[in-house]
Molecule: SAM riboswitch aptamer (S box leader)
Organism: Rhodonellum psychrophilum GCM71 = DSM 17998
RNA sequence: GAUUUAUAAAGAAGAGGUAAGAGACAGGCUCUACGACCCUCUGGCAACCUGGAAAAUCCAAGGUGCCAAUUCCUGCCAAAUGAGAAUAUCCUCGUUUGGAAAUAUAGAUU
Numbered sequence: 001g002a003u004u005u006a007u008a009a010a011g012a013a014g015a016g017g018u019a020a021g022a023g024a025c026a027g028g029c030u031c032u033a034c035g036a037c038c039c040u041c042u043g044g045c046a047a048c049c050u051g052g053a054a055a056a057u058c059c060a061a062g063g064u065g066c067c068a069a070u071u072c073c074u075g076c077c078a079a080a081u082g083a084g085a086a087u088a089u090c091c092u093c094g095u096u097u098g099g100a101a102a103u104a105u106a107g108a109u110u
Base pairs, nucleotide, nucleotide: 001110002109003108004107005106006105007104008103013042014041015040016039017038021031022030023029025075026074027073028072043067044066045065047064048063049062050060051059052058053057071102076099077098078097079096080095081094082093083092084091
């Protein structure tokens, strides 16, 4: 790197350094010189692995991970529903629900 499985509406700070963008991508919408993003230290959270207990659950925090906004929202399909346009069939937009896809994290395999 690839494949596969599981999870993603909860949770989690401060300081130092640096310096302009950042939130995967596209469209929105947010964060950001009152210094975001990123790096380091300390602290914390607890998804998976690990350990403990008879154990679904609970505890621990050793390994990864994580600590703005539901994975920030939407992005494809279907159903319901509201509105608009339309002679009817049909079409467009919004809302809600479900299922995919994509992304992220972990485990296993390679």